Annotation: This is a predicted complex of two RNAs, RNase P RNA and transfer RNA, with 407 nucleotides together. Its mean pLDDT, the model's own confidence on a scale to 100, is 78. Rfam match: Bacterial RNase P class A. By type it is a ribozyme.

């Protein structure tokens, strides 16, 4: 000096001036006006992906289906709950896998040895596999033919029945033996554990669960248009259809409970207030202009609507701290 | 605000439980038919499967995150 890795922060600042929204307070000609004072977005307010709180449905609950969530050990977390404790996620350490020369990254990471399945083309065979080739026995003068043996070698293919290498054999093969590698184990050592070293045992085909499934845990459902009160209005209307053989109600179904209404379309009436709802805040919705000053510039993505925690996306520009790799010079 | 569906050719839809080279119909573009033009027949082109990752030998499709389009949502009696 070049190129990266990681982790956090800011994302406009001061002054005039002159609007915009609410709140106090004073004055006034009081459904306003006007003086003073004070409060007015964001790191993601977003997208609505997850949770949570709140609030309505029965303080009656079982099963079936469904649906999510998946290494380990330790903390944190909105908020739950009288306490144990749970919890959407986060953080730090570990173990496996997978990436990168490294700084560091990245992982929907339980099981395919319980079952069912699916693997197009090619290829003989995608499960019990002989095409080509090899070997042997019988036939035949050969050229073949025929029965068998062979998964070493060749071709296909994302993937061929562990791999090298030596013996062995008719040719060959975990057949057998050494070293790997995978698997397994009522074996030992380690370590909370997850999962690791080591012995033992020729036990050796993987792959796909973000296919069905099995396995452990967890789950009502709807959402502030939730919902509550107050005010006004209307024809408690017509038509159909279910229902004491039990409707309708915590939802998809089954069983219990309960016990009379209950479902559609048609037509009537309001289109208001309040609380929910926040020391930003409900009104179709305020939070912003211009100028000047420092600078390189003021410019990125964007604009609360129940509320909190999380995740995820978007983002111009700058800044602070560590770390690596490669060159060069000392 | 909230909830829900849905995205395939110029439109309007198919595409099942992942497999080779995604179809259909109307639209077009050309030939033939006709005097002509429509009808009608026959060839043709025309796709980032909304877009990005991800599982998987293999993705329109199974999973995740965006994007966009539509739809339904007030209260009485």
């Nucleotide at each position: 000096a070049g190129a990266g890795c990681a982790g956090c922060c800011c994302g406009g600042g001061c002054g005039a001036c002159g609007g915009c929204u609410c709140c106090c307070a004073c004055g006034c000609u009081u459904u306003g006006c006007g003086u003073c004072g004070g409060a007015g977005a964001g790191g993601a307010a977003a997208g609505u992906c997850c949770g949570g709180a709140c609030u309505u449905c029965a303080u009656a609950g079982g099963g079936c289906a469904g649906a999510g969530u998946g290494c380990c050990c330790g903390g944190c977390a909105a908020g739950a709950g009288g306490c144990a404790u749970c919890a959407a996620g986060c953080c730090g350490g570990g173990g496996c896998g997978g990436g990168g020369c490294g700084a560091c990254c990245c992982g929907a990471c339980g099981g395919a040895a319980a079952g069912u399945g699916c693997a197009a083309c090619a290829g003989a065979a995608a499960c019990a596999a002989a095409c080509c080739g090899c070997c042997c026995c019988g036939g035949g003068c050969a050229a073949c033919c025929g029965a068998g043996g062979u998964a070493a070698g060749g071709g296909u293919g994302a993937a061929a029945u562990g791999g090298u290498g030596a013996g062995g054999u008719a040719a060959g093969a975990g057949c057998u033996c050494a070293c790997c590698g995978g698997c397994g184990c009522g074996c030992g050592g380690g370590g909370c554990a997850a999962c690791u070293c080591g012995g033992c045992g020729g036990c050796c085909g993987g792959g796909c669960a973000a296919a069905c499934c099995c396995c452990a845990c967890u789950c009502g459902a709807a959402g502030c248009a939730a919902g509550g009160c107050c005010a006004a209005a209307u024809a408690g209307g017509g038509a159909g259809g279910a229902g004491a053989u039990g409707a309708c109600g915590c939802g998809g179904c089954c069983c219990g409970c309960c016990g009379a209404u209950c479902c559609u379309c048609c037509g009537g009436g309001u289109u208001g207030g309040c609380c929910g709802c926040g020391c930003a805040g409900a009104u179709a919705a305020a939070u912003c202009g211009u100028c000047g000053c420092a600078c390189a510039a003021a410019g990125a993505c964007a604009g609360a609507a129940u509320c909190c925690g999380g995740c995820u996306u978007a983002u111009a520009g700058g800044g602070c701290c560590g770390c690596u790799c490669u060159c060069a010079c000392g | 605000g909230g909830c829900g569906a849905c995205g395939u050719a110029g439109c309007u839809c198919a595409g099942c439980u992942g497999g080779u080279u995604a179809g259909a119909g109307c639209g077009a573009a050309c030939g033939g038919u006709u005097c002509a033009u429509a009808c009608c027949c026959g060839u043709u082109a025309g796709g980032u499967c909304c877009g990005c990752g991800g599982u998987u030998c293999g993705a329109g499709u199974c999973c995740g995150c965006g994007c966009g389009u539509c739809g339904c949502u007030a209260c009485c009696a």